[in-house]
RNA sequence: GGAGUCGGCCGGACGGUGGCCCUUUCGGGGGAGGAAAGUCCGGACUUCACAGAGCAAGGUGCCCAGCAAGGUUUCGGCCAAGCUGGGGCGGGGUGACCCGACGGAAAGUGCAACAGAAACAAACCGCCUCGGCUUGCCGGGGUAAGGGUGAAAUGGUGAGGUAAGAGCUCACCGGCGAUAUGGGUAACCAGUCGGCCGUGCAAACCCCAUCUGAAGCAAGGCCAAAUAGGGGGAGGAUGACGCUGCUCGCCGACUCUCCGGGUUGGCCGCGUAGAUAAAUCGCCGUACAAACACAGAAUCCGGCUUACAGGCCGACUCCAGUU
Numbered sequence: 001g002g003a004g005u006c007g008g009c010c011g012g013a014c015g016g017u018g019g020c021c022c023u024u025u026c027g028g029g030g031g032a033g034g035a036a037a038g039u040c041c042g043g044a045c046u047u048c049a050c051a052g053a054g055c056a057a058g059g060u061g062c063c064c065a066g067c068a069a070g071g072u073u074u075c076g077g078c079c080a081a082g083c084u085g086g087g088g089c090g091g092g093g094u095g096a097c098c099c100g101a102c103g104g105a106a107a108g109u110g111c112a113a114c115a116g117a118a119a120c121a122a123a124c125c126g127c128c129u130c131g132g133c134u135u136g137c138c139g140g141g142g143u144a145a146g147g148g149u150g151a152a153a154u155g156g157u158g159a160g161g162u163a164a165g166a167g168c169u170c171a172c173c174g175g176c177g178a179u180a181u182g183g184g185u186a187a188c189c190a191g192u193c194g195g196c197c198g199u200g201c202a203a204a205c206c207c208c209a210u211c212u213g214a215a216g217c218a219a220g221g222c223c224a225a226a227u228a229g230g231g232g233g234a235g236g237a238u239g240a241c242g243c244u245g246c247u248c249g250c251c252g253a254c255u256c257u258c259c260g261g262g263u264u265g266g267c268c269g270c271g272u273a274g275a276u277a278a279a280u281c282g283c284c285g286u287a288c289a290a291a292c293a294c295a296g297a298a299u300c301c302g303g304c305u306u307a308c309a310g311g312c313c314g315a316c317u318c319c320a321g322u323u
Stems, first nucleotide, its partner, number of pairs: 001319010013286006020031004033294001037305002040303005045216004052248004057212005062087005070079003088102001089100004103207002108205002110201003124147002126143008155173006174197002176194004181190003220268004230259006242250002
């Protein structure tokens, strides 16, 4: 000097002027974010509802520690998500760092097209051996080291051994299993032993462990007004509706549907922005000099994820050059 990785902050302020919304004692006061986005997770709150049991369904899944909103409490604390921090293992990267599909393939089922002899027991070419005979072919036996196919072929390299070969034997490496040894709280790592060596996929069904009522502010309440307390059908104490997706159980009187008529209003929920078809903006000046990005509240809170022009700060990695 260049290229990168991770983390953090700002993304507007003041004055004038015009416009809009809320509020007002009429003097005045206030007016959109770091993500308001996504609706992924947890909660407050509301209703079902007066409780339960089982099944189904769904979520989570390495180890340790911990917290927010909130819940609970004997007021010391405890619980709390897919979150936070650290670690282990696996993968990517020269690296700083990034990612995680992280319980189980030895309970079972299933899939791996095509090619290939064969993808849960196989021989196409080949090698060895025996026999036949028309001397380069046929048949029998053995083999999986070499070649071929494939994403993947039943561990790899080397040596010995063999008729030829093969973990058949040995050495090293890899995988798997065991471990009463060492380190670590642990996941796990190292060491040692064992020839055990027919792969991969569970983000395929599944098995194991563990957890879970449902719905959501258009939740849910209150007031006012109006009409036709209309007409038809079906079910219901042999139990409707509901709890609940199903069964048992509980509750205990209306429920469903078709035609027709009336209403479509206001208030609360709702908040130091509080709208209800949706306001928070336009112009000018000053300073800084980046204000041109992503973008817009709708019940509220905590976390996560995603988007971001430009500017600033910190730490770390790599490359080139110089000393």
The RNA shown here (Bacterial RNase P class A) has 323 nucleotides and comes from an uncultured Armatimonadetes bacterium. Its Rfam family is "Bacterial RNase P class A". Rfam's curators write: Ribonuclease P (RNase P) is a ubiquitous endoribonuclease, found in archaea, bacteria and eukarya as well as chloroplasts and mitochondria.